A computed fold for a 73-nucleotide RNA from candidate division WWE3 bacterium CG_4_9_14_0_2_um_filter_35_11, annotated as transfer RNA. It matches the Rfam family "tRNA". It is annotated as a transfer RNA. Gene Ontology term of the family: triplet codon-amino acid adaptor activity. Its mean pLDDT, the model's own confidence on a scale to 100, is 81.
[in-house]
RNA sequence: GCCCACUUAGCUCAGUUGGUAGAGCAGACGCUUCGUAAGUGUCAGAUCAGUGGUUCGAACCCACUAGUGGGCU
Numbered sequence: 001g002c003c004c005a006c007u008u009a010g011c012u013c014a015g016u017u018g019g020u021a022g023a024g025c026a027g028a029c030g031c032u033u034c035g036u037a038a039g040u041g042u043c044a045g046a047u048c049a050g051u052g053g054u055u056c057g058a059a060c061c062c063a064c065u066a067g068u069g070g071g072c073u
C1' cells in the first nucleotide's frame, strides 16, 4: 500500500427478505428464610461507532470517516 470481517445496554451476544430494539449475566427494589446462599417477581439501563445519502419509513441498503482483529505484498 491492497483485501476481508467486526463495531447494538456495564459485560457477552441476538436482531435478514427495511416497519415501535431484545436475551443472558451484572445492577436496583421486593417475595421466600430465624439468617445467609439458592430460588423467584418487578424495574432501570443502548438516539444501534460517526457523518451524509436513498426511502413514506434505516441497527438493516449506499458512500465516506474512525476504531478493533485478520490476511496479502
Base pairs, nucleotide, nucleotide: 001072002071003070004069005068006067007066010025011024012023013022019056027043028042029041030040031039049065050064051063052062053061